Small-subunit ribosomal RNA from a wastewater metagenome, 1490 nucleotides, folded computationally. The coordinates come from a structure-prediction model, not an experiment, and the mean pLDDT is 84.

[in-house]
């Protein structure tokens, strides 16, 4: 450093995720060992127990308890010692320790201040005189359950009071005046004294002072959240004076006095929050965050309050109120773990009711010491960091086994396992640290001293003191020995393979995976990645340039206020001078310590410790600088304004007035329709309308001129003529001297529609009738028709109010039009060139995602204001704020989606457009649709009625033949290596006759028989048949959406594509587009293309002429034979034929058109003439078209059956619907006699000539012929004749009776064909729809493959008769090129919107209910300071008691704001297959749209 996802595919814009780092973390698996670390984040919830702050006898009276002396016979007794409970008293207890609830500042961190205070310490000075009264402790004596309390009596102090001194302290009226103290301990020479001890000196201590270090009050400045949908707070409130209070400065607090102070630079409120040092995350700037450690503040069950003290309004003190816990004799008491440890409860979660003062550090002590949950250690937790092991080398028979497999082999894999080694670490043993050094103790040396006493300091030495811990650390024995998970492998992201599942079960951070071949669930082998950890989930930061300082943006993706004027604020032209805020440079103070970061040092390295550095990006002081901004002071004209001339204008307000028009009103002419529409009708009209003609009446709005035009801020402005007014532009001077730009708040204007009030209404015209269209039409069309459209006055404040483009100012190439002014050129004019201010088109540079913009920028820059941060909710909700109202402004939130969207680019599709083909239509012939029947398909039906095909492209299809077979289906009997294949063993030649049982299949007996090869035999062997077991056979059984091939289809439609190059960020264009022209992407010109390949077209095959060759079995002109006739014989190759080679047609000549390609003409010539006809031959695709059931095949499934075999049945049924075709309805006809004339096939289990028989089908007998030889074989239609005369007929044949024939084992379900009789429907067919353009359509018959036979009227070929018609491309289908829209890509059979109806979900509003924090009013009102009082107490000092000020709490009534919860009520989002329409996307069927 990026990446997934929006699209079919591109670029952009934009959320959303996703890889990192990180954590007081919890949770799932799993877990060897050590270091150092952190460890209730939630209820500042509520606590059992036990500890956490005592000490000091060297201040005191003393002895409860303990040991020790003494004394006593003991009981006891003695404060004599060592100590010492309880008290009095001193010091502490304000430290240390927790914690984050309050606290937006009485806090915190920086920097600066003056009017303070200081116990214990430190320096200094001076001083410690001499009195007194009390009082617990104790003793006795009451009460009470306890807590305790209480009367009375005794007693000391470093306890309490005077009095003396008192200065450098205090007050002060400058005279003065007030105010202190304690003593204990050790030692000691002289004095002294009975003694104690005095008295002296050391230490310690006490008192005034005075400085000083630390600390700690107080005051400023500047710094750090969020909400304007909080916009005004405030009365002690601002500020003076006077009192008071205080350590101390102030309204701190009273009294008066005065009206001031904050406040868009956000006051006041409301929320949230302790602050810093830092920490975590970043490339930085930033961002989030303040566990541990430090600093500094705040709290201590809630709220008040003073005492004491140096210091508290005091965590382990006290008084009250209060809430809750405890005791209880019910009268009254205790209590406060946010100390450590532990409980309970809360929750996803956070150690032990450990040791020890050894170290450091406090507190008391003179010390010893004693106290210390401070600390220092250990327990517990993978909570996170550091490190270290689980072994190393060898080792291929690549072992086994595990997975996979195309079965060969892969992989697991040097991995095991063997072998050769090491022993870290756990374990066993054994050794053994540092952390300890003071204080003591002994010797010195000093210093105080009258002293060698004590005492303090220094050196020297001795010895003591260790929780942790017999830890670290060594040493040394044994043995690979004890030690490895855990997540994940679809992309992103390293890493894939089977087996189960089967849109189920799951998975999933984001796309998204699962519907029977899942690398995405689940498991497993296999990889990958990290490792005692791995995953998950929360949570911060990055990535995210997705709040943009550093770094963004606004034409169309979000987003330029509709416009203007402007006060504040921001920026501001030139020239001198001066100043020093800003700015810049030096010094110079701070910026705690720790962290970061650099060099070092100590643990065996790390983490961790630890020593210097460096930084700490800041603040303050001070000096200098003066260019730049700023301020100040003088000037200047470019900016900007005045002023004069001259110009254009629908700029506004106001009156006046004209002409056409529609309407109406009145007359006149005049008749039967007018009007309106796709068509109509409602409506007008014979009461006289339209029409026309003359007068009048009203009201609105101004054609031509008019324009791409002009003017205005904008919205907007249009007939002419007046009056009043605004701004613009030009042309020359002159004058004023930066007066300027923008511009949050605000004020002004602002289409349309709408409201209010009073006119006025011609025409149009929302609602609203009625006709109408339509499945519905509350719509589009008609006819009608009020509001309002006008005016006047007041409102309203919005628009897709747009250039979707905020002003202003500068700078950048050009060209072409047009206004409006100026100047020049020509004599004017016309033009033409310069120049100014506008408005249009194109177009360089440059910009842009891209379209596109381009001197009137969206290009380069300045200045300045508004807006924007994903879609949906929603421009909505509540609140405020206007407003008559409608409703405008400002403006979220919970929920929900990975997306919305913008520009272009391929295709699609349009009831867009242009062009062009196509029996597409149109012109014509013939048919379907009706009627019987045939067949095929649905449905029902059944035991089965087997299976597939389904719009075009299934439906007389597969199937070119279903009585059995066939068959795949039923139903019944039956086999299990199996009907079929190959491979073992082990019998036997194969093979065959007959005979019984059964429906068969199938079982039974039973009769012949021994072959071929090799080999001398013995035996071997090949092949067949039976028996075994076992591999394995079989499957029309399942998926055509897992697949080959095969086929349909678009379509014989012209089209599909590539290389290279070009052009475009791109995808993708170009070529292939464009002008002709063809059947054609055929061809030709053109042309940033040049070229090629698949299509197409030839090349192939049949036909149509002709030539050459050859002449049977075809052919027969000429010659010869023969027949009743016949190429029948001989010949013969001319001619048809046959079948093989060639020729032929190429727009080549011609005329015309055109640049060419090529059309058109029809000339010539030719059998054919413009592709002659016909066939094969199907381009990139497309339809998940068909087809596993031709056939192959993957997977799945059955394996005494879903395989096999066989009887029977069934596919053939039948109420009904539909495709295909057949026969008909008749006279172009039928029926009955004659008669002509063909292709192209097939035949040996076969066609069969000809004779006989029978009406006939066909049966007998039987020549030919494996075919140009011989048979099928009769060709119909037609032609000639006769008949029938428009009917259900001499049309039509169904359907039934009755007889036969053939076929076949077998014609009952279920064959076809003959005869006889019978004789239905049907008289030309509704909507609608189908073939066909010439040897075609009609129409007429031949053959044929399947095949024993046939349900064939089907398929498929073959030839004869033979035709109408085309104007022409408006319309219908279908297709090809270009282009245009698109919200469509599954591409219109597409998207998609709205109401209702169901289910979840968050949410407004609500009669109410509830609760909560805050103010404000009254009322009470504790403790307690103060302040007065004090008749009791007291000798007095005072003090009890009373009162008054404030007040915690509590009450009361009201109001306001938050929240919670609610019948019912709105709307909202979400949710595979609900309703109703079809509103948007195309001209979306009415252009959308605001």
């Nucleotide at each position: 450093a990026g990446a997934g996802u929006u699209u079919g595919a591109u670029c952009c814009u934009g959320g959303c995720u996703c890889a990192g780092a990180u954590u007081g973390a919890a949770c799932g698996c799993u877990g060897g060992c050590g270091g150092a670390a952190u460890g209730c984040u939630u209820u500042a919830c509520a606590c059992a127990u036990g500890c956490a702050a005592g000490u000091c006898g060297a201040g005191c009276g003393g002895c409860a308890g303990c040991g020790c002396g003494g004394g006593g016979c003991a009981a006891c007794c003695u404060g004599g010692c060592g100590g010492c409970g309880a008290g009095c008293g001193g010091c502490g207890a304000a430290c240390g320790g927790g914690u984050g609830a309050g606290u937006a500042a009485u806090a915190c961190a920086u920097c600066g201040g003056a009017a303070c205070g200081u116990g214990c310490c430190c320096a200094g000075a001076c001083g410690u005189g001499g009195g007194g009264g009390a009082u617990a402790a104790c003793g006795a004596g009451g009460c009470g359950a306890a807590a305790g309390c209480u009367u009375u009596g005794c007693u000391a102090a470093u306890a309490c009071c005077g009095c003396a001194u008192a200065c450098g302290a205090u007050c002060u009226a400058a005279g003065g005046a007030u105010g202190a103290a304690a003593g204990c301990a050790g030692g000691g020479g002289a004095c002294c004294g009975c003694a104690a001890g005095g008295c002296c000196u050391u230490g310690c201590g006490c008192g005034u002072u005075u400085g000083g270090a630390g600390c700690g009050g107080c005051c400023g400045a500047u710094g750090g959240c969020a909400g304007a949908u909080u916009a005004g707070g405030u009365a002690g409130u601002u500020g003076g004076u006077g009192g008071g209070a205080u350590a101390a400065a102030a309204g701190c607090u009273u009294a008066c006095c005065a009206a001031g102070c904050c406040g868009a630079c956000g006051a006041u409120c409301u929320g949230u929050a302790g602050c810093u040092g830092g920490u975590c995350u970043g490339a930085g700037a930033g961002g989030a965050c303040g566990a541990c450690c430090a600093g500094c503040c705040a709290c201590a069950c809630u709220g008040g309050g003073a005492c004491u003290g140096a210091g508290a309004c005091a965590c382990g003190g006290c008084c009250c109120a209060g809430a809750c816990u405890c005791c209880u004799a019910c009268g009254g008491g205790a209590g406060g773990c946010a100390g450590c440890a532990g409980u309970g409860g809360g929750g996803a979660a956070u150690u032990u009711u450990g040791g020890a003062c050894a170290a450091u550090g406090g507190g008391c002590g003179c010390a010893a010491g004693c106290c210390u949950g401070a600390u220092c250690c250990a327990g517990c937790c993978a909570u996170g960091c550091c490190g270290c092991g689980u072994g190393a080398g060898u080792g291929a028979a690549g072992a086994a086994g595990g997975c996979c497999u195309u079965c060969g082999g892969g992989u697991u894999g040097u991995a095991a396992a063997g072998c050769u080694c090491u022993u870290u670490c756990a374990g066993g043993u054994g050794g053994a640290a540092a952390g300890a050094a003071a204080u003591c103790g002994c010797a010195u040396c000093u210093u105080u001293u009258a002293a060698u006493a004590c005492a303090g300091g220094g050196u020297g030495u001795g010895g003591a003191u260790g929780a942790c811990g017999g830890u670290a650390c060594c040493a040394u024995c044994a043995g690979a020995a004890g030690a490895a998970g855990c997540a994940c492998c679809g992309g992103c992201u390293a890493a894939c393979u089977a087996c189960g599942u089967g849109c189920c079960a799951g998975c999933a951070g984001c796309c998204g995976c699962g519907g029977u071949a899942a690398u995405a669930c689940g498991u497993a082998g296999g990889g990958u990645g990290c490792g005692a950890g791995c995953g998950u989930u929360a949570a911060u930061c990055g990535g995210a340039a997705u709040u943009a300082c550093u770094g963004g943006g606004c034409g169309u993706a979000a987003a330029g206020c509709g416009a203007g004027c402007g006060c504040a604020g921001a920026c501001g032209g030139u020239u001198a001078u001066u100043u020093a805020a800003g700015c810049a440079a030096g010094a110079u103070g701070u910026g705690a310590a720790a962290g970061c970061c650099c060099c070092g040092g100590g643990c065996u390295c790390a983490a961790c410790c630890u020593g210097g550095g460096a930084a700490c990006u800041g603040c303050g002081u001070u000096u200098u600088g003066a260019a730049c901004u700023g301020g100040g002071u003088a000037a200047c004209u470019a900016g900007a304004g005045u002023g004069u001339g001259u110009c254009a204008g629908a700029g506004g307000g106001g009156g006046g007035u004209a002409g056409a028009a529609u309407u109406c009103c009145a007359c006149g002419u005049g008749u039967a329709g007018c009007a309106g529409u796709g068509a109509a009708a409602u409506g007008c009209g014979u009461a006289g309308a339209g029409a026309u003609g003359u007068g009048g009446a009203g009201g609105a709005a101004u054609a031509c001129c008019g324009a791409u035009g002009g003017c205005g801020a904008a919205g907007g402005c249009a007939g002419c003529c007046c009056c009043c007014u605004g701004g613009g532009a030009u042309a020359a001077c002159a004058c004023u001297g930066a007066c300027g730009u923008u511009c949050a708040u605000g004020c002004u204007c602002g289409a349309a529609a709408g409201c209010g009030u009073g006119g006025g209404u011609a025409g149009c015209a929302a609602a609203c009738a009625g006709g109408a269209u339509u499945a519905g039409a509350u719509a589009c069309c008609c006819u009608g028709g009020u509001a309002g459209u006008c005016c006047a006055c007041g409102c309203c404040c919005u628009a897709a109010a747009c250039g979707a483009u905020g002003u202003c100012a500068a700078u950048u190439a050009g060209c072409u039009g047009u206004u409006g002014g100026g100047g020049u050129a020509c004599a004017u004019g016309a033009u033409g060139c310069c120049u100014u201010a506008g408005u249009a088109g194109c177009g360089u540079a440059g910009c842009u995602a891209a379209c596109g913009c381009g001197u009137g920028a969206a290009a380069u820059u300045g200045a300045c204001c508004g807006c924007c941060u994903g879609g949906g909710g929603a421009g909505u909700a509540c609140g405020g704020u206007c407003g008559c109202a409608a409703g405008a402004u400002u403006a979220a939130a919970a929920c929900u989606c990975a997306a919305a969207g913008g520009a272009a680019u391929u295709g699609a599709c349009g009831g867009g457009g242009a062009c062009c083909c196509g029996c597409a239509c149109a012109a014509g012939c013939g048919g379907u649709g009706g009627a019987u029947g045939a067949u095929g398909u649905g449905g029902a039906u059944u035991a089965a009625u087997u299976c597939g095909a389904u719009g075009c492209a299934a439906c007389g299809c597969g199937a070119a033949a279903a009585a059995c077979c066939u068959u795949a289906c039923c139903u019944a009997c039956c086999c299990u290596u199996g009907a079929c294949a190959u491979g073992c063993c082990a019998g036997g030649a194969a093979c065959u006759u007959g005979c019984c049982a059964g429906a068969g299949a199938u079982g039974g007996c039973u009769u012949g028989g021994u072959g071929c090869c090799c080999g001398a035999a013995a035996g071997g062997g090949a092949g067949c048949c039976u028996g075994g077991a076992c591999a394995c056979a079989g499957g029309u059984g399942c998926u055509g959406c897992a697949u080959g091939g095969c086929u349909g289809u678009c379509g014989u439609c012209a089209g599909c594509u590539c290389g290279u190059g070009u052009c475009g960020u791109g995808a993708g264009a170009u070529g292939u587009u464009g002008g002709g022209u063809u059947a054609a992407g055929u061809c030709c010109c053109g042309c940033a293309a040049c070229g090629a390949g698949c299509g197409c077209a030839a090349c192939c095959c049949c036909u149509a002429u002709g030539u050459u060759u050859a002449g049977u079995u075809g052919c027969c002109a000429g010659c010869a034979c023969g027949u009743a006739a016949u190429g029948g014989u001989g010949g013969g190759g001319a001619c048809u034929c046959u079948a093989a080679a060639c020729a032929g047609a190429c727009u080549g000549c011609c005329u015309g058109u055109g640049c060419a390609a090529a059309c058109a003409g029809a000339g010539a010539g030719g059998a054919a003439g413009g592709a002659g006809g016909g066939g094969a031959c199907g381009a990139c695709g497309u339809c998940a078209a068909g087809u596993c059931a031709u056939c192959a095949u993957g997977g799945c499934c059955c394996u005494u059956a879903c395989g096999u075999c066989c009887g029977g049945g069934g596919c053939u049924a039948c109420a009904c619907a539909c495709g295909u075709g057949c026969u008909a309805c008749a006279a172009u006809g039928g029926a009955c006699g004659g008669u002509a004339c063909a292709g192209a096939g097939a035949g040996c289990a076969g066609c069969a000539a000809g004779c006989u028989g029978g009406c006939a089908a066909c049966a007998g007998c039987a020549a030919g012929c494996a075919a140009a030889u011989c048979u099928c074989a009769a060709a119909a239609a037609g032609c000639c004749g006769u008949u029938c005369a428009c009917a259900g007929u001499u049309c039509g044949g169904a359907u039934u009776g009755g007889g036969g024939u053939c076929u076949g084992c077998a014609a009952c379900u279920c064959g076809a064909c003959c005869c006889c009789a019978u004789g239905a429907a049907g008289u030309u067919g509704g909507a609608u729809u189908c073939g066909c353009u010439a040897g075609u359509a009609a129409u007429c018959g031949c053959a044929u493959a399947u095949c024993a036979g046939c349900a064939a009227u089907g398929a498929u070929g073959c030839g004869g008769u033979g035709a109408a018609u085309a104007c022409g491309u408006u319309c219908c289908c279908g297709g090809g090129c270009c282009u245009u829209g698109u919200a469509c890509a599954c591409a219109c059979c597409g998207c998609c919107c709205g109401u209702c109806a169901a289910g979840c979900c968050a949410u407004g509003g609500a009669a109410g209910u509830u609760g909560g924090g805050g103010g404000g009013a009254c009322c009470u009102g504790a403790a307690g300071u103060a302040c007065g009082u004090g008749a009791c107490c007291g000798c007095a000092a005072g003090g009890a008691g009373c009162g008054u000020c404030c007040u915690a709490g509590g009450g009361u009534a009201a109001a306001a704001c938050c929240g919670a919860u609610a019948a019912c009520u709105g709307g909202g989002g979400c949710u595979a297959a609900g309703u109703c329409g079809u509103a948007a996307c195309a001209a979306g069927g009415u252009a959308g749209c605001c």
The RNAcentral record of the sequence draws on SILVA.